[in-house]
This record gives sequence, structure tokens and C1' cells, in this order.
RNA sequence: CCAUCAUCCAGAGCGACUGAGGGACGGGCCCGUUGACGUCGCGGCAACCAGUGCACUCGUUUUCGAGGGCAACAGGUGCCAAUGCCCGAUCGAUGAGGA
Repeated sequence: CCAUCAUCCAGAGCGACUGAGGGACGGGCCCGUUGACGUCGCGGCAACCAGUGCACUCGUUUUCGAGGGCAACAGGUGCCAAUGCCCGAUCGAUGAGGA
């Protein structure tokens, strides 16, 4: 960066620093000097990907390969106001994959 795929009504916050805006965009409605947003530390949530286990199916054949399913863990990400806050749009975010 993308003429791709999946998900986005569940879940999970404290402390320190900073100091005026923030919730992507338009409208609304909210959050915010009783300190929001952000950064850092610690904690947590979840299970997309990788890894592990179990049984199954297919191929092969006695061991391996492929596939989807289930379970626990938590390595790579992600997330921890409000349904992606609501509505709108040719929108966005995250993961996987690709260039």
C1' cells in the first nucleotide's frame, strides 16, 4: 500500500507523568481542569494467527501429510467509557493473507 477474507450489541483499569482538548470523518450525543486524550508502568480481557493436546474425516500407509472440530495454555498481535457511542458514507479499526 491493497478491486482479498474474517470480525466489530460479550468481556476487561489502577497508578505515575503531562495539561486541553478528545470520541477517525459530517451531523448528533457524550467524555474532559473532580485532569479527559496521550505516554509509561503494572494489572486485566479476549482468542485472529503460531505452537500444544484429544478424538474424527480423507489420503497414504503403519507412519506421515491434509482438513475442519473441541479443550487448556498464552508465544505474535489486538483490546480494556458509551453497540464501531448513534445516524450517514464510495467510511473506519483489528486480525489473517498478499504486494